[in-house]
RNA sequence: CGCUCAUCCAGAGGGGCAGAGGGACACGGCCCGAUGAAGCCCCGGCAACCCUCCAGCCGAUUCUCGUAGAUCACUUCUGAUCGUCUCCGCGAGGCUCCCGGCUAGGGAAGGUGCCAAAUCCGUCUCACGGCGAGGUGCGUCGUGAGGAAGAUGAGGA
Numbered sequence: 001c002g003c004u005c006a007u008c009c010a011g012a013g014g015g016g017c018a019g020a021g022g023g024a025c026a027c028g029g030c031c032c033g034a035u036g037a038a039g040c041c042c043c044g045g046c047a048a049c050c051c052u053c054c055a056g057c058c059g060a061u062u063c064u065c066g067u068a069g070a071u072c073a074c075u076u077c078u079g080a081u082c083g084u085c086u087c088c089g090c091g092a093g094g095c096u097c098c099c100g101g102c103u104a105g106g107g108a109a110g111g112u113g114c115c116a117a118a119u120c121c122g123u124c125u126c127a128c129g130g131c132g133a134g135g136u137g138c139g140u141c142g143u144g145a146g147g148a149a150g151a152u153g154a155g156g157a
Base pairs, nucleotide, nucleotide: 001156003155004154005153006152007151008150013043014042015041016040017039021032022031023030026123027122028121029120044115045114046113049111050110051107052106053105055103056102057101058100059099062094063093064092065091066090067089069082070081071080072079073078119149124146125145126144127143128142129141130140131139132138
């Protein structure tokens, strides 16, 4: 950066400084906060995106073996011509090492990240259900799916 992909209901906090806010933005809700918010520092931890180990499977690569018919003429029987070396293709099998992917499991030195609540919840769309006496309309409440926005990582420009 209107870029791509993956993930976002799990997990993990103490101390010091500081001193009133904070939960991304807007609105609404609901929370956290003087038993100390944001921010900064130290230490600790969580997780496993990058990284790494092992197993299985798939693919790619490579190797081995196998694989001859086609066209024309003819009602048919059949006849003629070309080809049958390699490669390619197809089928079967193997595959030490190397490469890529997927699945399950393990590790944690390093690069990030994270350590209240689902990304705290809603907002937009669709479906379903309840209610508003009734209606395929409208409103509202709820549930589910998707989206938008955002965060983090890995990449790209």
Molecule: SAM riboswitch aptamer (S box leader)